The RNA shown here (transfer RNA) has 71 nucleotides and comes from Cohnella terricola. Model confidence (mean pLDDT): 83 of 100. Its Rfam family is "tRNA". Rfam describes the family as follows. Transfer RNA (tRNA) molecules are approximately 80 nucleotides in length.
[in-house]
RNA sequence: AAGGGUAUAGUUCAACGGUAGAAUAACGGUCUCCAAAACCGCCGAUGCAGGUUCGAAUCCUGUUGCCCUUG
Repeated sequence: AAGGGUAUAGUUCAACGGUAGAAUAACGGUCUCCAAAACCGCCGAUGCAGGUUCGAAUCCUGUUGCCCUUG
């Protein structure tokens, strides 16, 4: 330099173009002599900028970070 993949919650991962979920962590509670475990509740996210669409995490373009391949 060229080609490809990937980016969603603190972390690991889901999500036919139609209400963004789960586990875990954090926080609060129940339980316990105390704590841990267990159970209940709660908080928290679509890399960025445009475009298409009635509607975009999803489709298109550009861009940024990371990974792989070729030379």